[in-house]
RNA sequence: CGCUGAGUUCCGGACUUCUCCACAACCGUGGUGGAGCCUGGAAGCCGGGGAACCAACUCACCUGGGGUGAAUCCCUCGCAAGGCGGAGGCACGCACUGUUGCCACCGAGGAGCGGGGGUAGGGCAAACGUUGUGCCCGAACCCGUCAGCUCACCCGGUAGGCGU
Numbered sequence: 001c002g003c004u005g006a007g008u009u010c011c012g013g014a015c016u017u018c019u020c021c022a023c024a025a026c027c028g029u030g031g032u033g034g035a036g037c038c039u040g041g042a043a044g045c046c047g048g049g050g051a052a053c054c055a056a057c058u059c060a061c062c063u064g065g066g067g068u069g070a071a072u073c074c075c076u077c078g079c080a081a082g083g084c085g086g087a088g089g090c091a092c093g094c095a096c097u098g099u100u101g102c103c104a105c106c107g108a109g110g111a112g113c114g115g116g117g118g119u120a121g122g123g124c125a126a127a128c129g130u131u132g133u134g135c136c137c138g139a140a141c142c143c144g145u146c147a148g149c150u151c152a153c154c155c156g157g158u159a160g161g162c163g164u
Stems, first nucleotide, its partner, number of pairs: 001163004008043006015036004020031004044158006054148001064146001065143004073118007084107003088103004121137005
């Protein structure tokens, strides 16, 4: 400088550090400008919550649900918690039955995790008149049982990454 992205602009404050200037014998003091980092405010931008109207609305069962973001869904392989079932051991109990707790085993199933392949979707490149082609991404996080839309109003964010 350019790209992605809401993630930009302006005005201050604290600290650290550097350049320069002045004073000073030195330590240093004051000022100017820059950088880093923390922080306050304003504008812009982005997102969420939130009326009326509208939408939705038979019952029961199963499943929680929602949001930011392009980042969803499907197939396959492996591992696998809690819970469930089975048959045991130990403890409790005088003892049988029954019950409770703990321990390890087996089985089905399985939240979830990891590997691979696709994919909704998003971005980029060069030529250029389109079509088309190629490349990359296809993550992560938050709320906490609660959110349809939504005026007023309220709240939050303004990062990160890539290339030259």